The RNA shown here (transfer RNA) has 72 nucleotides and comes from a Candidatus Wolfebacteria bacterium. NCBI's taxonomy places the organism under Bacteria, Bacteria candidate phyla, Candidatus Wolfeibacteriota. The prediction has a mean pLDDT of 82. Its Rfam family is "tRNA". Gene Ontology term of the family: triplet codon-amino acid adaptor activity. By type it is a transfer RNA. It was read from a public genome assembly.
[in-house]
RNA sequence: GCCAGAGUAGUUCAGUGGUAGAACGCUUUCUUGGUAAGAAAGAGGUCGGGAGUUCAAUUCUCCCCUCUGGCU
Numbered sequence: 001g002c003c004a005g006a007g008u009a010g011u012u013c014a015g016u017g018g019u020a021g022a023a024c025g026c027u028u029u030c031u032u033g034g035u036a037a038g039a040a041a042g043a044g045g046u047c048g049g050g051a052g053u054u055c056a057a058u059u060c061u062c063c064c065c066u067c068u069g070g071c072u
Base pairs, nucleotide, nucleotide: 001071002070003069004068005067006066007065010024011023012022013021018055026042027041028040029039030038048064049063050062051061052060
C1' cells in the first nucleotide's frame, strides 16, 4: 500500500429501516442473628465521528478514526 471483519450500558455481546435489549457488574429494599446465596425494584447508552438517502437510520450509501486478521 491492498483486501476483509469489528466498533452498541462499567464488561461480554444481541438487535437490524419504525420509541435500544440480555447476561454479569453497580445502587436500593426484602429475606437472615449476621454474611453469602436468593427475591423485587432501579440507575446507567448523543449505538466510534461526520455527511448523504428516507416521512423515519443503530440498521442502507460515502468519507474519516481506532482495533483485529490476511496479502504484498